[in-house]
Context: one part of a larger RNA
RNA sequence: UGACGGGGGCCCGCACAAGCGGUGGAGCAUGUGGUUUAAUUCGAAGCAACGCGCAGAACCUUACCUACCCUUGACAUGCCGGUCGCGAUUUCCAGAGAUGGAUUUCUUCAAUUCGGUUGGACCGUGCACAGGUGCUGCAUGGCUGUCGUCAGCUCGUGUCGUGAGAUGUUGGGUUAAGUCCCGCAACGAGCGCAACCCUCACUGUUAGUUGCCAGCAUUUAGUUGGGCACUCUAGCGGAACUGCCGGUGCUAAGCCGGAGGAAGGUGGGGAUGACGUCAAGUCCUCAUGGCCCUUACGGGUAGGGCUACACACGUGUUACAAUGGCGCUGACAGAGGGUUAAUCCCUAAAAGGCGUCUCAGUUCGGAUUGUCUUCUGCAACUCGAAGACAUGAAGUUGGAAUCGCUAGUAAUCGUGGAUCAGCAUGCCACGGUGAAUACGUUCCCGGGCCUUGUACU
Numbered sequence: 001u002g003a004c005g006g007g008g009g010c011c012c013g014c015a016c017a018a019g020c021g022g023u024g025g026a027g028c029a030u031g032u033g034g035u036u037u038a039a040u041u042c043g044a045a046g047c048a049a050c051g052c053g054c055a056g057a058a059c060c061u062u063a064c065c066u067a068c069c070c071u072u073g074a075c076a077u078g079c080c081g082g083u084c085g086c087g088a089u090u091u092c093c094a095g096a097g098a099u100g101g102a103u104u105u106c107u108u109c110a111a112u113u114c115g116g117u118u119g120g121a122c123c124g125u126g127c128a129c130a131g132g133u134g135c136u137g138c139a140u141g142g143c144u145g146u147c148g149u150c151a152g153c154u155c156g157u158g159u160c161g162u163g164a165g166a167u168g169u170u171g172g173g174u175u176a177a178g179u180c181c182c183g184c185a186a187c188g189a190g191c192g193c194a195a196c197c198c199u200c201a202c203u204g205u206u207a208g209u210u211g212c213c214a215g216c217a218u219u220u221a222g223u224u225g226g227g228c229a230c231u232c233u234a235g236c237g238g239a240a241c242u243g244c245c246g247g248u249g250c251u252a253a254g255c256c257g258g259a260g261g262a263a264g265g266u267g268g269g270g271a272u273g274a275c276g277u278c279a280a281g282u283c284c285u286c287a288u289g290g291c292c293c294u295u296a297c298g299g300g301u302a303g304g305g306c307u308a309c310a311c312a313c314g315u316g317u318u319a320c321a322a323u324g325g326c327g328c329u330g331a332c333a334g335a336g337g338g339u340u341a342a343u344c345c346c347u348a349a350a351a352g353g354c355g356u357c358u359c360a361g362u363u364c365g366g367a368u369u370g371u372c373u374u375c376u377g378c379a380a381c382u383c384g385a386a387g388a389c390a391u392g393a394a395g396u397u398g399g400a401a402u403c404g405c406u407a408g409u410a411a412u413c414g415u416g417g418a419u420c421a422g423c424a425u426g427c428c429a430c431g432g433u434g435a436a437u438a439c440g441u442u443c444c445c446g447g448g449c450c451u452u453g454u455a456c457u
Base pairs, nucleotide, nucleotide: 002456003454004453005452007451008450009449010448011447012446013445015441016440019405020404021403022402023401026318027317028316029315030314031313032312033311034309035308042053043052064304065303066302067301068300069299070298073129077128078127079126080124081123082122083121084120087106088105091102092101093100094099109119110118111117131293132292134291135290136289140287141286142282143281144280145278147276152191153190154189155188156187157186158167159166160165171182172181173180197270198269199268200267202238203237204236205235206234207233208232211228212227213226216225217224241264244258245257246256247255248254320398324357325356326355327354328353329352336346337345338344364395369390370389371388372387373386374385375384411433412432413431414430415429416428417427
């Protein structure tokens, strides 16, 4: 100087408290461990691994296993030798296929200095080489997580100290903030903070179709005439700055209250992540040093596996019901996609109204199983999704423990998208309905500043 303390002081955060809803019990989905297996490919491991890489494993993917094949190779460049094309296409044989053998038809390369000279393509055998999701993330780049959007991390000159270092950055206030003010052997500066960026909320203006319809006609219907007021769309502007008033404070920074205002003190949300820490993660995105394999640790194909199942854990979903289930009825979104489309399509649910059920393992709950069917796709046996009928399991609110959330939030309701032939309870977005509580900082956890002790550095 740091680090640490079951030392002290000050301060903050859904950290506790106050509340609301969960997890932990049940069924199922999904990931992981373990076990099993020919293989159940590999990685991720407290927070910060475990609906994670995977924005979608029937084949493919696929890296794993078994079997069968290939060896200049599926792919690239160069050298050597040979052929003249490529490309499209028919049929047959063997085979699980890859592949091997035979075969039909259509086309029949280009530039030429007319020299098999050059380009291009194919074949062959060699040589250089290719290839490796093989190892090392403790050799690395790049990218990422985390502390943490926490308020910190440093430098130049000067000064102090023999020196390591200190000062500045400490102190008094204040702030979300090393934010700002005052003081001070310091004076300045940089990276961070804030602002500049996007979006939502108000408004002016420009524009008026595919959008809108106040008034005038017209119609089943903004449908048509007409209009661009209004809604909306999307470009350019305005608006918020503690600017104004009162109080407080040191005449400061600021804080409290008020006015006006669509919005008030960072207006809400996002993007943005300092110096560094964890030899954190990734050699299986990619790149790359070294090591290793080279008729195999490379390449191709078929089938299987990644989907196994005494069990354990994580994350979800559906429930256990009457604030409900069922039947009929019943409006109102936003965002996105579809090759183009404010034009057409995908297109709501909870809410509300009426009826029924009357506290039961039930008209709750839907697992499991049987039969039939639909769809995608060469192909649903291992191993897809959906529908109908039948079946009708556990479950009556979940021990110790533990998680999320402070407002259009939690909770609840549906909608869309990526991936994708097909397949979501996951993920990413979208709107509808819409709460409760916060006295406070003693305690738990994490963090910041100052200070103190130390057998540690």